[in-house]
RNA sequence: AUCAAGCCGACUGGAGAGCGACUGCCAGAGCAGUCCACCGAAGGGGCAAGCAGGGGCCACCCUGUAAACUCUCAGGUAUCAGGACAGGGGGAGAGGC
Numbered sequence: 001a002u003c004a005a006g007c008c009g010a011c012u013g014g015a016g017a018g019c020g021a022c023u024g025c026c027a028g029a030g031c032a033g034u035c036c037a038c039c040g041a042a043g044g045g046g047c048a049a050g051c052a053g054g055g056g057c058c059a060c061c062c063u064g065u066a067a068a069c070u071c072u073c074a075g076g077u078a079u080c081a082g083g084a085c086a087g088g089g090g091g092a093g094a095g096g097c
Stems, first nucleotide, its partner, number of pairs: 003095001007091002011087003018036001020035006037077003043073001044071003050065006
């Protein structure tokens, strides 16, 4: 000098599901609570065919390990907001050369 995982900020794109009922505040397609019905892509929980390690002659047993899978605690179900993920760009930068 350059490459650079992952991280951080902003920008752009970004799905799903009741503008549900009742009550209160308010005067409103808003806020809060309760009830029923739903969604999965904030966050969170769970799992092993496979893989890794160990035990065993073998069969097999034990432990660990993921997600966009699954659960629906949380969150969400018109607009707004949020939103996993993706894009280019910016910042510092483990590490590599």